SAM riboswitch aptamer (S box leader) from a Deltaproteobacteria bacterium, 95 nucleotides, folded computationally. Lineage of the source: Bacteria > Pseudomonadati > Myxococcota > Myxococcia. Rfam family: SAM riboswitch aptamer (S box leader). Its family is annotated with regulation of gene expression in the Gene Ontology.
[in-house]
RNA sequence: UAAUCAUGAAGAGUGCGUGAGGGACCUGGCCCUGUGACCGCCCGGCAACCUGCUUUGCAAGGUGCCAAAGCCAGCCCGUAAGGGAUCCAUGAGGC
Numbered sequence: 001u002a003a004u005c006a007u008g009a010a011g012a013g014u015g016c017g018u019g020a021g022g023g024a025c026c027u028g029g030c031c032c033u034g035u036g037a038c039c040g041c042c043c044g045g046c047a048a049c050c051u052g053c054u055u056u057g058c059a060a061g062g063u064g065c066c067a068a069a070g071c072c073a074g075c076c077c078g079u080a081a082g083g084g085a086u087c088c089a090u091g092a093g094g095c
Base pairs, nucleotide, nucleotide: 001094004092005091006090007089008088013043015041016040017039021032022031023030026074027073028072029071044066045065046064049062050061051059052058053057070087075084076083077082
């Protein structure tokens, strides 16, 4: 880091530092936030894509993740419920 594939309604947070915005981008909502968010670090945890093994299960080495459905809507189909696409994220994968 191009293609491609899979997953994205489940699950899992305390402490310390810092100090103002944050929830990917845009618009509109909604929400979190000086009772300290976001971010960073230690520790802890979740999960099981890759991995290992005594292989329909177990483990947890490499990633990942730990408010809310990827917070919701936007584009297409549908009266609606809902479904799909795009984009994004993560993993695999190839270069």